[in-house]
RNA sequence: CAUCUAACAGGGCACACCCGUGCGGAAGCCGGGGUCGCAAAGUCAUAGGGUCUUCCGUCCUGCAUCGUCGGGACCAGAUAGCCUGACCGCCCGU
Numbered sequence: 001c002a003u004c005u006a007a008c009a010g011g012g013c014a015c016a017c018c019c020g021u022g023c024g025g026a027a028g029c030c031g032g033g034g035u036c037g038c039a040a041a042g043u044c045a046u047a048g049g050g051u052c053u054u055c056c057g058u059c060c061u062g063c064a065u066c067g068u069c070g071g072g073a074c075c076a077g078a079u080a081g082c083c084u085g086a087c088c089g090c091c092c093g094u
Stems, first nucleotide, its partner, number of pairs: 002094002012038002017033004022029002036081001042087003047084003050079004057074006063067001
């Protein structure tokens, strides 16, 4: 430097759930606890797909009801612990 299936060392992270005069319209996030799991459960949401949300705005559409109404698309947002991808990286071995 490259590679890295299992095992070793030091350890690391933290699902559900609980708590909070927390943030947000929501999905969700943040902090404390917790510990289902994780060898990248480290970073990236301006790489692609999926899923979720939908306050405001734009457009389309439905109607005994014309609305502070319903549905859809876009915009916008969330998720890296949904998948692929990019970047970075510890120990051991080779």
This is a predicted structure of a 94-nucleotide RNA (c-di-GMP-I riboswitch aptamer) from a Bacillota bacterium. Lineage of the source: Bacteria > Bacillati > Bacillota. Its Rfam family is "c-di-GMP-I riboswitch aptamer". From the family's description: GEMM was predicted in a large-scale screen for bacterial structured RNA regulatory elements. Rfam links the family to the GO term cyclic-di-GMP binding.